[in-house]
RNA sequence: GCCUCUGUAGUUUAAUGGAUAAAAUCCGUGGCUUCGAACCACGUGAUGGGGGUUCGAUUCCCUCCGGAGGCA
Numbered sequence: 001g002c003c004u005c006u007g008u009a010g011u012u013u014a015a016u017g018g019a020u021a022a023a024a025u026c027c028g029u030g031g032c033u034u035c036g037a038a039c040c041a042c043g044u045g046a047u048g049g050g051g052g053u054u055c056g057a058u059u060c061c062c063u064c065c066g067g068a069g070g071c072a
Base pairs, nucleotide, nucleotide: 001071002070003069004068005067006066007065010025011024012023013022018055027043028042029041030040031039048064049063050062051061052060
């Protein structure tokens, strides 16, 4: 330099172009406990940036940025 794949809560994963983006875990609060752990209940928190297509984009297209791999 060229090609392929990939980017969603702090982390790990879901979501056929269509209802308020769903869970697990972490964290916080409360319950339980002599105190903790475990368990139970509730809560906080996310689509990498920009543009396009579309009535509607996490999803499709372009570009940039980040990551992984291959070729030279």
Predicted 3D model of a 72-nucleotide RNA (transfer RNA) from a bacterium. RNAcentral holds the sequence, with entries from ENA. Its Rfam family is "tRNA". Rfam classes the family as a transfer RNA.